[in-house]
RNA sequence: GGGCGCUUGAUCUAGUGGUUAUGAUAUUCGUCUUACACACGAAAUGUCCCCAGUUCGAUCCUGGGAGUGCUCA
Numbered sequence: 001g002g003g004c005g006c007u008u009g010a011u012c013u014a015g016u017g018g019u020u021a022u023g024a025u026a027u028u029c030g031u032c033u034u035a036c037a038c039a040c041g042a043a044a045u046g047u048c049c050c051c052a053g054u055u056c057g058a059u060c061c062u063g064g065g066a067g068u069g070c071u072c073a
Stems, first nucleotide, its partner, number of pairs: 001072007010025003018056001027043005049065005
């Protein structure tokens, strides 16, 4: 330098143009317990990497950029 992927709460992850973005783990609170753990219930945490475009409407489609992984030379 060429090609192909990936980027979504603290972490991992679902999502295939339309109502309030999904679940798990972790965190906090409550119930339970002498206490802790487990279990159960509840809560908080999101610029969906950035910029622009298409569209009535974009996490999703298009272009550019950034980061990262694999691969070819």
The prediction has a mean pLDDT of 81. The RNA shown here (transfer RNA) has 73 nucleotides and comes from Serendipita indica DSM 11827. Its Rfam family is "tRNA". Rfam classes the family as a transfer RNA. The same sequence occurs in records of 6 taxa.